Annotation: A computed fold for a 590-nucleotide part of an RNA from a Chloroflexota bacterium, annotated as large-subunit ribosomal RNA, domain I. The RNAcentral record of the full RNA draws on ENA. Taxonomically the source falls in Chloroflexota (Bacteria, Bacillati). The coordinates come from a structure-prediction model, not an experiment, and the mean pLDDT is 80. Rfam family: Bacterial large subunit ribosomal RNA.

Context: one part of a larger RNA
RNA sequence: GGCACACGGUGGAUGCCUUGGCACCAGAGGCCGAUGAAGGACGUGGAUGGCUGCGAAAAGCCACGGGGAGCUGCCAGCAAGCUUUGAUCCGUGGAUGUCCGAAUGGGGCAACCCCACCAGCGUGAUGGCUGGUGACCCACAGUUGAAUCUAUAGGCUGUGAGGAGGUAAGCCGGGGAACUGAAACAUCUCAGUACCCGGAGGAAAGGAAAUCGACGAGACUCCGCUAGUAGUGGUGAGCGAACGCGGACGAGCCUAAACCCGUAGGACCUAAUGGGCGGCAGCCCUCUGUCCUACGUGGGGUUGUAGGACCUCUCUUCCCGUCUGCUGAGCGGGAGAGGAGUAACAAAUUCGGUGUGUAGCUGAGCGGUCUGGGAAGGCCGGCCAGAGAGGGUGACAGCCCCGUACGCGAAACGCACCGGACUCCUGAGAGGCACCUGAGUACCACGGAGCACGUGAAAUUCCGUGGGAAUCUGGGGCGACCACGCUCCAAGGCUAAGUACCUCUGGUGACCGAUAGUGAACUAGUACCGUGAGGGAAAGGUGAAAAGCACCCCGGAAGGGGGAUGAAAAGAUCCUGAAACCGUGUGCUU
Numbered sequence: 001g002g003c004a005c006a007c008g009g010u011g012g013a014u015g016c017c018u019u020g021g022c023a024c025c026a027g028a029g030g031c032c033g034a035u036g037a038a039g040g041a042c043g044u045g046g047a048u049g050g051c052u053g054c055g056a057a058a059a060g061c062c063a064c065g066g067g068g069a070g071c072u073g074c075c076a077g078c079a080a081g082c083u084u085u086g087a088u089c090c091g092u093g094g095a096u097g098u099c100c101g102a103a104u105g106g107g108g109c110a111a112c113c114c115c116a117c118c119a120g121c122g123u124g125a126u127g128g129c130u131g132g133u134g135a136c137c138c139a140c141a142g143u144u145g146a147a148u149c150u151a152u153a154g155g156c157u158g159u160g161a162g163g164a165g166g167u168a169a170g171c172c173g174g175g176g177a178a179c180u181g182a183a184a185c186a187u188c189u190c191a192g193u194a195c196c197c198g199g200a201g202g203a204a205a206g207g208a209a210a211u212c213g214a215c216g217a218g219a220c221u222c223c224g225c226u227a228g229u230a231g232u233g234g235u236g237a238g239c240g241a242a243c244g245c246g247g248a249c250g251a252g253c254c255u256a257a258a259c260c261c262g263u264a265g266g267a268c269c270u271a272a273u274g275g276g277c278g279g280c281a282g283c284c285c286u287c288u289g290u291c292c293u294a295c296g297u298g299g300g301g302u303u304g305u306a307g308g309a310c311c312u313c314u315c316u317u318c319c320c321g322u323c324u325g326c327u328g329a330g331c332g333g334g335a336g337a338g339g340a341g342u343a344a345c346a347a348a349u350u351c352g353g354u355g356u357g358u359a360g361c362u363g364a365g366c367g368g369u370c371u372g373g374g375a376a377g378g379c380c381g382g383c384c385a386g387a388g389a390g391g392g393u394g395a396c397a398g399c400c401c402c403g404u405a406c407g408c409g410a411a412a413c414g415c416a417c418c419g420g421a422c423u424c425c426u427g428a429g430a431g432g433c434a435c436c437u438g439a440g441u442a443c444c445a446c447g448g449a450g451c452a453c454g455u456g457a458a459a460u461u462c463c464g465u466g467g468g469a470a471u472c473u474g475g476g477g478c479g480a481c482c483a484c485g486c487u488c489c490a491a492g493g494c495u496a497a498g499u500a501c502c503u504c505u506g507g508u509g510a511c512c513g514a515u516a517g518u519g520a521a522c523u524a525g526u527a528c529c530g531u532g533a534g535g536g537a538a539a540g541g542u543g544a545a546a547a548g549c550a551c552c553c554c555g556g557a558a559g560g561g562g563g564a565u566g567a568a569a570a571g572a573u574c575c576u577g578a579a580a581c582c583g584u585g586u587g588c589u590u
Base pairs, nucleotide, nucleotide: 001589002588003587004586005585006584007583008582009581015575016541017540020512021511022509023508024507025506026505027504028503029502030501031166032165039100040099041098042055043054044053046078050074051073061094062093063092064091065090066089070082071081072080105114106113107112115134116133117132118131119130120129121128136163137162138160139159140158141157142156143155144154171199172198173197174196175195181188185234211217212216221248222247223246224245225244231239232238252494253493254492255438259299260298261296262295263294264293265292266291267290268289274285275284276283277328278327279326280325281324282323304472306437307436308435310432311431312430313429314428315427317335318334319333320332321331322330337426338425339424340423341422349421350420351419352418353417354416355415356414357413358412360408361407366381367380368379369378370377382399383398384388390402391401392400443467444466445465446464447463448462449461453479474489475488476487477486478485528535529534548574551562552561553560554559
């Protein structure tokens, strides 16, 4: 030195555990912000390092409700206190809320510096202190007012919970790649994806047919099929419907126009040919009438078996008013009847009830003995059960504790539903007439895009350039186009639910169990790295209970030996404690 055995050290695998994660289901909820957000800085405790909470009223203040004996967060101990005159704690509503940040009086290297005015405090006075106001844009109102007469621009003032910024995912719109695949590559694909910008909301979008289709259906959205079908495609790689069926959900409406009324302007008529509803009589108006134009939260009206306007006629509850008298009609108001309503269809509230959410409450039923450190285990004998879900307790507990089943509960603030108040709406038919029914629109040509559809025989949809209709005897579609037939009514708008995503609460798991599961079970987006954008860890376990080793000995200490605690040193580098690696002893061997 090697080998073997034994005993150690180191190390932290493995086993067991779980405070943390992951996924799904159900229910509830979903925007915040100039009344200053999101996110931070700095403070704040008796002593205070981090986290948490809070804001100079600073681990907190007030009120109301719950609760009932302890409390002063994680975080021990000390000090000092609070509390049955109800604390701590939990819920609801309020108060305070430094500085930065859209940051907004001005500036600025964020959390800092500087200023004006008003009010107050203080000083003999200045300095000082406190509170408030002071950015920009927009809208509305008022006022003033150029070039330029009227006017307009502009200025000034006031009012406004107006806008600004944030936001993980989901949504809509405007832009929009390449790697890649095609076994190369250019059309194509990846993909309208990633990414950028804008916008809105708790969802967004879409939506009541100028739709599909060929029987007929009857807004939209989402899911399962249809179907990897029909198609499309350097007919390559690939891309990829619809009709129809089954489900989820279920809702329909408002305008433009014709016509009427009102207001304003213009043209014509100019004093009766007019108007005040008609008839008869009377009385009144003269800015009155006709036409055109514009305007209006005005009335009317909204569709395709066409609908509406206008004119005439017929039928239709009551009362009041309508220049006077009589009569009829129209109009206006009221009552009655019917209907509807705050999420579209008009809009603002309020009261009551019920349910529910945000604290909670009640809640049955076990003892002995043995083993053991410890009983929930064994044995013996009981009990409850609308409760034998689960967790804890010194091992495995229906009956010890927390709970669980059943049941009960809100001063305050929400939500839903119901009812009342309240608010809104309300004729029908026949005939005639040919007034209206969304125009630089539809459509066409060319150039593109989008439709599953790559220009193709390429319809349908959208955009650019140019051209450019019809008006219900009208127009669009039915995959070039034409005819017949069928079907629908564009060129204005709104619209819940079913759907996407996320948060919270509850539940569940042939999900993980500390190299796993979130990056993060622990001071984690921390430490650390980077100028920055950004990147980004490691790190869990004494014990039932600290009972965390009094005292003695060696040692400067660390540490060790006794001794004590404990079931066990498990002794804090603490459960178990593998291997690599490093030793000590013994044997064999060189």